[in-house]
Predicted 3D model of a 72-nucleotide RNA (transfer RNA) from a Patescibacteria group bacterium. The source organism's lineage runs through Bacteria and Bacteria candidate phyla. Model confidence (mean pLDDT): 82 of 100. Its Rfam family is "tRNA". Rfam links the family to the GO term triplet codon-amino acid adaptor activity.
C1' cells in the first nucleotide's frame, strides 16, 4: 500500500430497517444464627467518530480512528 473482519452496559455477546437486550458483575430486600448459595426488585449505553440514504439506521452507504489477520 493493497485487503478481510471487528468495535453495542464494567465483562462476555446477541439484536441484518420499526421502543436496544441476555448472562455475569454491582446495588437494594428477602431467606439464614450468621456467610454463601437462592428468589423478588434495581442501576447501568450519545450502539468507537463523523456525515449521507430513509418517515424511521445498532442495521444499509461513503469517510475516518482503532484492534486483529492475509497479500506485497
Nucleotide at each position: 500500500g493493497c485487503u478481510g473482519a471487528c468495535g453495542u452496559a464494567g465483562c462476555u455477546c446477541a439484536g441484518u430497517g420499526g421502543u436496544a437486550g441476555a448472562g455475569c458483575u454491582c446495588c437494594u430486600g428477602g431467606c439464614u444464627u450468621g456467610u454463601a448459595a437462592c428468589c423478588a426488585g434495581g442501576a447501568g449505553g450519545u450502539c468507537g467518530c463523523g456525515g449521507g440514504u430513509u418517515c424511521g439506521a445498532c442495521u444499509c452507504c461513503c469517510g475516518u480512528c482503532g484492534u486483529c489477520g492475509g497479500c506485497u